[in-house]
Context: one part of a larger RNA
Order: sequence, then structure tokens, then C1' cells
RNA sequence: UAAGAAGGCUGAGAGGAAGGACUUUCUAGUACGAGAGGAACGAAAGUUCGGCGCCACUGGUGUACCGGUUGUCUGACAAGGCAGGCCGGGCAGCUACGCGCUACGGGAUAAGUUCUGAAAGCAUCUAAGAACGAAGCCCCCCUCAAAAAGAGCCUUCAUAGUGCAUGGCUAAAAGAGCUGUUUAAUGGAAGUGGGGUGUACGCAACAAGGUAACGAGUUGUUCAGCCCGCACUCCCCAACG
Repeated sequence: UAAGAAGGCUGAGAGGAAGGACUUUCUAGUACGAGAGGAACGAAAGUUCGGCGCCACUGGUGUACCGGUUGUCUGACAAGGCAGGCCGGGCAGCUACGCGCUACGGGAUAAGUUCUGAAAGCAUCUAAGAACGAAGCCCCCCUCAAAAAGAGCCUUCAUAGUGCAUGGCUAAAAGAGCUGUUUAAUGGAAGUGGGGUGUACGCAACAAGGUAACGAGUUGUUCAGCCCGCACUCCCCAACG
């Protein structure tokens, strides 16, 4: 928007470079060549640069987290604060150094190569006509797109629908988007699973050494303790209006 709304489409038009290069094998020790030497058309497998996407693996980060340790402070050898102190690990997420994809083909042509063919009884690719011909052009491929004012189409509904509000995240600068709202697992809490660190405090036993006081440390309790942005369970709390 000559008629409201929701949902689904068409595609005028716009954007993209989405591809570029190389190697090897077969073709083939073939064609060619006296020999020496030595191709191509085509097919296949890869490499590299660029583009798009992803996080199962590998690596990085990981100021959620766990552990060791330094200085200092909190009455304390417990537990902590500060210097992301330093160091060792590290889930999710985000990432590259990791992984996936990145054709073919069609149409019209350029230079060029031709057919037929006169003007000009011959000849001539051209004048009429016709056929080929490029990483280039237009499609094919990807994205946006009805504000395309010639403002499109279809289906359904029309007490329809939408906004605010409210719990959120696959989304996010603000808006927007997506999703839940008791017919509920949307967020929090809790529990279970899974994951990270690596065996907590206390207590007990042992312990080099020491006359002794003491004593680094080891072992057991303890796959402990602490923690979780993941999954599941659960209406305990909040999703009212």
C1' cells in the first nucleotide's frame, strides 16, 4: 500500500571473487624423433593461497574452579584478604595451530577459425545468410529482497490479533530476535549423574636428627575435601497482571 490481522510464498532488483594457482599418477616411455630425448586431449588423487562454516579430536585461552608456594595482614599451625604475586592443572564457552565444504553444465559473444556466397561469370569468412570460439559477459551456486509508489500473491482468522509487563537465552550496543508464563521444567534452590583439581581440617601411628623441648615429612581415616556457566529429576521459590 483501496482497505484489519497472523502465517506462508513469488522474485523485479541488489550484493559475492568465491574462487585462484600448482604438483603427482594414469594417459605413456605412447604420439613425435635416426638417436638423445620426449608431449598433449582426457581422467583421478592431492598441495597451497583466499572464502564460508564448525568445536567431536589436537592445541591455545579459560580474572568460573582446584592445588602448591612467597611477602604481609587478620590473636592462631584453622580459614581467609591483597599483589590476576609466582607456579602446576583445568569443564563449558570463545578460538586456530584443529575439522568440514568451496563442482559440473547451459546461453550469447571478443580476437580468431570457417561454410555457403555475390557485388566483380573468377576469387573472396561478409555484403544477405550460417557454424565454431575465452579464466571474460548472462544463467547455474550463495545471501538480501514487495518502499518493486505499477507498493504483488496464497491460506486462515476477524473479538481476531498485538503491545506492555513478567522468567529467560539458541539472540543481543539500544531497539530487535527467539523462548517460557501453573495445561509450566523458563530461571533460582535442592538432589542425582557427569566433569575439574588431586587426597581437606582434625585425630591416630610412624619419622631423619636432637640429652630434651621439638621435629620437615610419611601413612591411615580419604577416588578425600572443595568447586561447576553441563545433563536429568523435583513445583521448594519466582513466572503476577
The prediction has a mean pLDDT of 83. Predicted 3D model of a 241-nucleotide part of an RNA (large-subunit ribosomal RNA, domain VI) from Candidatus Woesearchaeota archaeon CG10_big_fil_rev_8_21_14_0_10_37_12. It was read from a public genome assembly. It matches the Rfam family "Archaeal large subunit ribosomal RNA".